[in-house]
RNA sequence: AAUUUAUAACGAAGGGUGGAGAGCACAGGCUCCGUGAAACCCUGGCAACCACUCCUCCCCUGGCCCGGAGGGAAAGGUGCCAAAGCCUGCCCGCAAUAUUGCGGGAAACUAUAAAAU
Numbered sequence: 001a002a003u004u005u006a007u008a009a010c011g012a013a014g015g016g017u018g019g020a021g022a023g024c025a026c027a028g029g030c031u032c033c034g035u036g037a038a039a040c041c042c043u044g045g046c047a048a049c050c051a052c053u054c055c056u057c058c059c060c061u062g063g064c065c066c067g068g069a070g071g072g073a074a075a076g077g078u079g080c081c082a083a084a085g086c087c088u089g090c091c092c093g094c095a096a097u098a099u100u101g102c103g104g105g106a107a108a109c110u111a112u113a114a115a116a117u
Base pairs, nucleotide, nucleotide: 001117003115004114005113006112007111008110013043014042015041016040017039021032022031023030026089027088028087029086044081045080046079048078049077050076053072054071055070056069057068058067085109090105091104092103093102094101095100
């Protein structure tokens, strides 16, 4: 760097440096920000995946182990700590104040984890 799988309406603070932007990309909105943005650092926290640990069920079996699913605990490896990945964009349905609102779904992209190349 591309690929595969899974997840993305829950959750999570304070300080220092810094000095103007930020919220993935494109577009339209909207929100945050000198009462201090991005980025970096310290402390603290959250709990998605992997690891570790306990329980239940399934599979196998004479009985285990392995493997799979679910639940719990914990916080080692990553990650994360404004707003649903902030909302919309495509499709379907309902309602209509008539191109708006509500509900559901998909695609693409993005982010994170694990795997292997």
The RNA shown here (SAM riboswitch aptamer (S box leader)) has 117 nucleotides and comes from a Bacteroidia bacterium. The organism belongs to Bacteroidia, within Bacteria. The prediction has a mean pLDDT of 81. It was read from a public genome assembly, where an Rfam model found it. Its Rfam family is "SAM riboswitch aptamer (S box leader)". About the family: The SAM riboswitch is found upstream of a number of genes which code for proteins involved in methionine or cysteine biosynthesis in Gram-positive bacteria.